[in-house]
RNA sequence: CGGGCUGUGGCGCAGUUGGUAGCGCGCACGCAUGGGGUGCGUGAGGUCGUCGGUUCAAAUCCGGUCAGCCCGA
Repeated sequence: CGGGCUGUGGCGCAGUUGGUAGCGCGCACGCAUGGGGUGCGUGAGGUCGUCGGUUCAAAUCCGGUCAGCCCGA
C1' cells in the first nucleotide's frame, strides 16, 4: 500500500428477501420458601462504531472514515 471479515443494551449473540430492534446471561422489583438456592412474573437499559447519501421508510442498500483480526505485497 491492496484485499477480506467483524463492530447491535453491562457481557455473549440473533436480526442482512428494507417496514421502525429481539434472545440468553446479568441488574432492579414482586410472588412462592422460615431463610438461602431455585423457579415464575414484571420492569429498566441500545437512535445498531462513526459521517454522509438513496428511499415514504435503513441495523439492513451505496460511498467515505475509525477500531480490531486475517491474507497478500